[in-house]
RNA sequence: UUCUUAUCGUGAGCGGUGGAGGGACUGGCCCUGUGAAGCCCGGCAACCAACAUAGGUUUCAUUUAACUUGUGUAUGGUGCUAAUUCCUGCAGUUAUUUUUUAACUGAGAGAUAAGGG
Numbered sequence: 001u002u003c004u005u006a007u008c009g010u011g012a013g014c015g016g017u018g019g020a021g022g023g024a025c026u027g028g029c030c031c032u033g034u035g036a037a038g039c040c041c042g043g044c045a046a047c048c049a050a051c052a053u054a055g056g057u058u059u060c061a062u063u064u065a066a067c068u069u070g071u072g073u074a075u076g077g078u079g080c081u082a083a084u085u086c087c088u089g090c091a092g093u094u095a096u097u098u099u100u101u102a103a104c105u106g107a108g109a110g111a112u113a114a115g116g117g
Base pairs, nucleotide, nucleotide: 001117002116003115004114005113006112007111008110013041015040016039017038021031022030023029025089027087028086042081043080044079047077048076049075050073051072052071053070054069055068056067057066058065085109090106091105092104093103094102095101
């Protein structure tokens, strides 16, 4: 960098440092010197691993071993910590209307994890 699968309406600081920007992109709308980003610490969650535990399947003469489902811990690897992924961008449905607006559904884009090239 690319592909596949899963998830994205929950949750999380009145800390330190730092000094002006940030919310991926478009258009909006927001946050921000009553201090942004970044970094540190704290916290949240539980995707992967680990461990514990209840069950299932297969295997073995037995001991056992392998796989698998649920629950828990939060030890390790990530991640996250304003607003639904802040809304929206493409297609469709319904209502209103014929300028539009609103609601809903799906796709696309994006983010994260795990696995593969």

Source information
SAM riboswitch aptamer (S box leader) from Clostridium paridis, 117 nucleotides, folded computationally. The RNAcentral record of the sequence draws on Rfam. The coordinates come from a structure-prediction model, not an experiment, and the mean pLDDT is 83.